[in-house]
RNA sequence: CACGUGUUCCGGGGUCGGUGAGAUUCCGAACCGGCGGUGACAGUCCGCGACCCGUCCGCAGCCAGCGAACGGUUGACUGGGUGGAACUCCCAGACCGACGGUGAAAGUCCGGAUGGGAGGACCACGUG
Numbered sequence: 001c002a003c004g005u006g007u008u009c010c011g012g013g014g015u016c017g018g019u020g021a022g023a024u025u026c027c028g029a030a031c032c033g034g035c036g037g038u039g040a041c042a043g044u045c046c047g048c049g050a051c052c053c054g055u056c057c058g059c060a061g062c063c064a065g066c067g068a069a070c071g072g073u074u075g076a077c078u079g080g081g082u083g084g085a086a087c088u089c090c091c092a093g094a095c096c097g098a099c100g101g102u103g104a105a106a107g108u109c110c111g112g113a114u115g116g117g118a119g120g121a122c123c124a125c126g127u128g
Stems, first nucleotide, its partner, number of pairs: 001128006008121003015029004030108002032097002034048004043095002052072004057067003077093005099111003
């Protein structure tokens, strides 16, 4: 230094105004951007995670429900410039955002969630 195992810790951001009986949900303007990868820095490239669905197994007498494994689903970008190299930088104009709730339709409010999690850091042991 690389790989493996284990412990501990860390691990998602964002609003004002107008209308109205009522909206942080409509209208106008604004704001936000998880993780790994990449010839050079990514919400829009490649892949992963969260949410949701299914199969199967276990617990539960049955049901409801909970948990594990496996599988499925899962949004959105173009033009110009620089450069050896950029859909990643610079300039310009666009676009996207789970489920449930709600006095009125939600990326930004409330909730599941003091959860889960891609993964990251330190340390210990082992191997090379």